The prediction has a mean pLDDT of 83. The RNA shown here (transfer RNA) has 75 nucleotides and comes from a Minisyncoccota bacterium. The same sequence occurs in records of 2 taxa. Taxonomically the source falls in Minisyncoccota (Bacteria, Bacillati).

[in-house]
Formats: sequence, C1' cells, structure tokens
RNA sequence: GCGGCCGUGGUGUAGCCUGAUUAACACGUCCCCCUGUCACGGGGAAGAUCACGGGUUUGAAUCCCGUCGGCCGCG
Repeated sequence: GCGGCCGUGGUGUAGCCUGAUUAACACGUCCCCCUGUCACGGGGAAGAUCACGGGUUUGAAUCCCGUCGGCCGCG
C1' cells in the first nucleotide's frame, strides 16, 4: 500500500442480511422485600441518541460514501 471483519449502557453480547411501537438479554450498580446479619432468592429502577461526519429516505444502529480506531490476511 491492498483486501476482509469489527466498533452498540460500567462489562460481555444480540439486533444489521430483509429500514418502522419505548434498541433487547446476562453480569454489574442502586432501591425495596426476605434474613438476627451477610450471601442466596424475589420485585423494581437508573444507565447506550449505536466510533465520528455526510448522503439516501416520510423514517437509519441497520442502506451508501468518507474519516478514525482495533484485529486478521496479502504484498
């Protein structure tokens, strides 16, 4: 230099192909119940405008273009 894959709460992932209700699940955090206390268990809450910018569209995490970062391969 070329090609491919990836970037989504604090963490790990799903959702992307085939655009549409409030972006889902687990762990973690906080509150309540339970318990003599802790843990376990039960209930609830907060937390991501989806790496960044632009385009298409009535509507974009999703499609298109560019940029940045990570990994892999080729040279």